[in-house]
RNA sequence: UCCAAGAGUAGAGGCGCAUCUCAUCAUCAGUAAUCUGGCAUAAAAAGGCGGAUCUACAGGCCAGAUGAAAGGGUUGAGAUGCCGAAGUCAAAUGCCCUCCGCAAGGCAUUUGGCUGGGGCAGCAGAUAACAUCUGCUGAACUGUCACGGGAAGCGAUCCCGUGGAGCACUCUCUUGUGG
Numbered sequence: 001u002c003c004a005a006g007a008g009u010a011g012a013g014g015c016g017c018a019u020c021u022c023a024u025c026a027u028c029a030g031u032a033a034u035c036u037g038g039c040a041u042a043a044a045a046a047g048g049c050g051g052a053u054c055u056a057c058a059g060g061c062c063a064g065a066u067g068a069a070a071g072g073g074u075u076g077a078g079a080u081g082c083c084g085a086a087g088u089c090a091a092a093u094g095c096c097c098u099c100c101g102c103a104a105g106g107c108a109u110u111u112g113g114c115u116g117g118g119g120c121a122g123c124a125g126a127u128a129a130c131a132u133c134u135g136c137u138g139a140a141c142u143g144u145c146a147c148g149g150g151a152a153g154c155g156a157u158c159c160c161g162u163g164g165a166g167c168a169c170u171c172u173c174u175u176g177u178g179g
């Protein structure tokens, strides 16, 4: 000095990731609900299915008047944890949701798989939503390593091309009857 193995509460990618608080703005929505007037109807209610219960205005529909909120989000400021940050798929467990049960949905944890990263475009999905999020595809960009080539230079840098993936990469330390 190279290589191999192990360890690290070390570090880098950048419109970097996630969460929270405050403020703001639009949307939610002329919706829900309430009131007034009317209509049809006689065993009929809860977002899907089944059941229970209520019931002659309870329930449904029309018109008018009044008229929200939660959740989700934009923008701004601040704080926290970080670089498989995080996201997503599947399974298991628990909780929430409901008058009850089933299914569905939401949240949390664990295990396993996939994705280096942030944008752009198209398609699909969630949703009230053209907001926002997620997945797939595409052409570029960017960081990293390897290989090939070139330039400069006594320094370890820069440029071009191709390719791989984060259990990676850089750095530090330890080990080696390895070169």
Stems, first nucleotide, its partner, number of pairs: 001179002003176006010170002014083001016082008025073001033066007048102004086115011116142002120138007144164008